[in-house]
RNA sequence: CUCAGUUUUUGGCAAACUAACUGAAAAGUUAGGACGCAAAGUUUCCGGUCUAAGGUUUUGUUAACAAAACUAUGAUAGCGGGGCCGCCGAU
Numbered sequence: 001c002u003c004a005g006u007u008u009u010u011g012g013c014a015a016a017c018u019a020a021c022u023g024a025a026a027a028g029u030u031a032g033g034a035c036g037c038a039a040a041g042u043u044u045c046c047g048g049u050c051u052a053a054g055g056u057u058u059u060g061u062u063a064a065c066a067a068a069a070c071u072a073u074g075a076u077a078g079c080g081g082g083g084c085c086g087c088c089g090a091u
Stems, first nucleotide, its partner, number of pairs: 004091001005088001012037002017032006035078001041084003045081003048076003054071007
């Protein structure tokens, strides 16, 4: 220095839930709170999953309007894979 790894130290992050705010929604942010996490740091490049404002189509209908289906440009990094950065002392 690199790889593996958690058995060592310093620590780190924060699920569900609650409150407020943002958003069409999924969900996110802040505060509290800890289920867990050796990258649960970061990044949508690939796959998966979630949502459907907008768009398209169909149906009902005189039309408006309503309903349904399809569709990310939205979301999920705590769903996997990949990229980048990083702590530890025994091996």
This is a predicted structure of a 91-nucleotide RNA (c-di-GMP-I riboswitch aptamer) from Pseudoalteromonas lipolytica. Of the family's consensus pairs, 100% are formed in the model. The RNAcentral record of the sequence draws on ENA and Ribocentre. The organism belongs to Pseudoalteromonas, within Bacteria.